């Protein structure tokens, strides 16, 4: 230099056009003599950034950035 992949909650990841979810973690409560385990509820997100298409974009298209891989 060329090509491909990934970027979503604190962490690991789903979601592939119609107002974003799970597991673990965190907070409160229940249960127990107490702890662990178990149960209930809750908080936490500019969906990497900027444009475009669309009535509507996390999702499709383009560029940029970061990470990772392949080729030279």
């Nucleotide at each position: 230099g060329c090509c491909a992949g990934u970027g979503u909650a604190g962490c690991u990841c789903a979601g592939a056009g119609g107002u974003a979810g799970a597991g673990c973690g965190c907070u409160u409560c229940c249960u127990u003599g107490g702890u662990a385990a178990g149960g209930a509820a809750g908080a936490g997100g500019u969906c990497a950034u900027g444009g475009g298409u669309u009535c509507a974009a996390u999702u499709c298209c383009c560029a940029u950035c970061a990470c990772c891989g392949g080729c030279u």